[in-house]
Molecule: transfer RNA
Organism: Minisyncoccota bacterium
This record gives sequence, C1' cells and structure tokens, in this order.
RNA sequence: GGGCGCGUAGCUCAAUGGUAGAGCGCAGGUUUGUGGAACCUACGGUUGUGGGUUCGAGUCCCAUCGCGCCCC
Repeated sequence: GGGCGCGUAGCUCAAUGGUAGAGCGCAGGUUUGUGGAACCUACGGUUGUGGGUUCGAGUCCCAUCGCGCCCC
C1' cells in the first nucleotide's frame, strides 16, 4: 500500500428497514439474627465519528477513527 471482519448499557452479547433488548454487575426493596442465595423493582444507550438513501436506519451506501486477520 491492497483486501476482509468487528465496534450497541459498567462487562458479555442480541435486535426481518418499523417502540434499541437480555444475562451478569450496580442501586433499592422483600426475606434473614447477620451475610449469602432466592424473588420483586429501578437506574443505565448521541448504536465509534461524520455524511447520504428512505416516510422511517443499529440494520443499506460513502468517508473516517480504533482493533484484529490475510496479502504485498
């Protein structure tokens, strides 16, 4: 230099172009002599960034940044 893949909650990951969710963790509650476990509830997102297409984009297109792999 060329090609491919990945980037979404604190962590691990989902999500036919049509309300962005789950598990774990954290916080509160129930329970308990205390703690753990169990159960209930809540908080937490500019979907890496910037554009484009569309009535509507996490999803499609372009550019860019980061990480990984392959080729040279």